The RNA shown here (c-di-GMP-I-GGC riboswitch aptamer) has 93 nucleotides and comes from Desulfurivibrio alkaliphilus. The sequence was found by an Rfam model in a public genome assembly. Its Rfam family is "c-di-GMP-I-GGC riboswitch aptamer". For this family Rfam cites "Structural and biochemical determinants of ligand binding by the c-di-GMP riboswitch " (Smith et al., Biochemistry, 2010). Its family is annotated with cyclic-di-GMP binding in the Gene Ontology. Lineage of the source: Bacteria > Pseudomonadati > Desulfobulbia > Desulfobulbales > Desulfurivibrio.
RNA sequence: CACGAUAAAGGCAAACCAUGGCGAAAGCAUGGGACGCAAAACCACCGGCCUUCCUCCUGUUUUUGGCAGGAGAUGGUAGCGGGGUUGCCGAAU
Numbered sequence: 001c002a003c004g005a006u007a008a009a010g011g012c013a014a015a016c017c018a019u020g021g022c023g024a025a026a027g028c029a030u031g032g033g034a035c036g037c038a039a040a041a042c043c044a045c046c047g048g049c050c051u052u053c054c055u056c057c058u059g060u061u062u063u064u065g066g067c068a069g070g071a072g073a074u075g076g077u078a079g080c081g082g083g084g085u086u087g088c089c090g091a092a093u
Base pairs, nucleotide, nucleotide: 002093003090004089011037012036016032017031018030019029021028022027035079041085042084043083045082046081047080048077049076050075052073054072055071056070057069058068059067060066061065
């Protein structure tokens, strides 16, 4: 350095529940909770996925409008993968 143990000391916290909290939504925050995690620490750079207050296109309709699909844009997800930055411990190999 790779690697990651029925090791030690610690850490994080999915689902779910609560909140006259935030948001249009996805989602987020705080408290409880534990499925898991050796980066489940941090960063939306690439791909994926999710969203629709907004724009455009197409279709449709009972046409100042509604609905459906697509594209864009926006926002989100770091516990989807890749990448970047930082980092605790030390059995075996």